A computed fold for a 90-nucleotide RNA from Hyphomonadaceae bacterium UBA1849, annotated as Glycine riboswitch aptamer. Lineage of the source: Bacteria > Pseudomonadati > Pseudomonadota > Hyphomonadales > Hyphomonadaceae. The prediction has a mean pLDDT of 76.
Order: sequence, then C1' cells, then structure tokens
RNA sequence: ACGCUCUCGACGGGAGACACCGGGAUUAACCCCGGGGCCGAAGGCGCAACCGCCCCGGAAACGCUCAGGCAAAAGGACCGUUGAGAACGA
Repeated sequence: ACGCUCUCGACGGGAGACACCGGGAUUAACCCCGGGGCCGAAGGCGCAACCGCCCCGGAAACGCUCAGGCAAAAGGACCGUUGAGAACGA
C1' cells in the first nucleotide's frame, strides 16, 4: 500500500402518520391542560429464519406502540463519499 469488518468525525441523501377537537394564555403564532384518531425508521420490549454440536449467547426494516412522532424546521433507522483509528487476512 490492498481486501474486509467495526468505531468516531465531516458532508450529502433519507419514509410514514390529524397545521384534529375543546379549554387557557396571546395581537397572532409558538406554548400549556384535557380528549379522540393515526404512524414506525431514535431508543425499548417480544417472536425467531439464521449463526452456533448442545447450553449460554448473538440475531430483522417482522410484531407491540412503553417511549417517540403526525405543516415546515428539527430529529431520524439506514445508505453513499471522505478523513482518522482498531481487529483480521494475504
């Protein structure tokens, strides 16, 4: 220097679902309280195809909707480029 995996940083992309109703406050919006409806891709929990001889363990974008979210912004699993670092291979 190369391949592959992971971590961190920068940049770019990145879905779904009520700008719902009532009240309070306010010039208005943001906001606060209560109620109904809805979404899954932070996090969390559950199932297990699979890895693993077994145990232990790992394990989905599937399921739940606790949390979160339902104009824009923000957030956002994940993906790409790039920089740094670590493990392994030759």
Background
Its Rfam family is "Glycine riboswitch aptamer". Its Rfam clan is "Glycine riboswitch clan". Gene Ontology term of the family: glycine biosynthetic process.